The RNA shown here (SAM riboswitch aptamer (S box leader)) has 103 nucleotides and comes from Dethiobacter alkaliphilus. The source organism's lineage runs through Bacteria, Bacillati, Dethiobacteria, Dethiobacteraceae and Dethiobacter. Its mean pLDDT, the model's own confidence on a scale to 100, is 87.

RNA sequence: AUCUUAUCGCGAGAGGUGGAGGGACUGGCCCUGUGAAGCCCGGCAACCCCAGCAGCAGCUGGAAGGUGCCAAUUCCUGCAGGAUAACUCCUGGGAGAUAAGAA
Numbered sequence: 001a002u003c004u005u006a007u008c009g010c011g012a013g014a015g016g017u018g019g020a021g022g023g024a025c026u027g028g029c030c031c032u033g034u035g036a037a038g039c040c041c042g043g044c045a046a047c048c049c050c051a052g053c054a055g056c057a058g059c060u061g062g063a064a065g066g067u068g069c070c071a072a073u074u075c076c077u078g079c080a081g082g083a084u085a086a087c088u089c090c091u092g093g094g095a096g097a098u099a100a101g102a103a
Base pairs, nucleotide, nucleotide: 002102003101004100005099006098007097008096013041015040016039017038021031022030023029025078027076028075042070043069044068047066048065049062050061051060052059053058074095079092080091081090082089083088
């Protein structure tokens, strides 16, 4: 890097460090010296995991360990269809992210 499955409207510091960028990409629209990214601490969640129940599916609880996550719905959008006079809205898909697994 590829494939499969699941999830993506909830949740998470007015701490330290650091100094200008960040929100994947496109076009938007935003966040940011009332300090960005990164790192540390802290936290959230509960995919793997652990315990109990269950024939299976699954349900309940836990959080030591492996990840993940902590502005805005995956911030919106990019393709197709539908509703509307329009604004705009809805559905599906694509792309992306994360987890677990596969070759």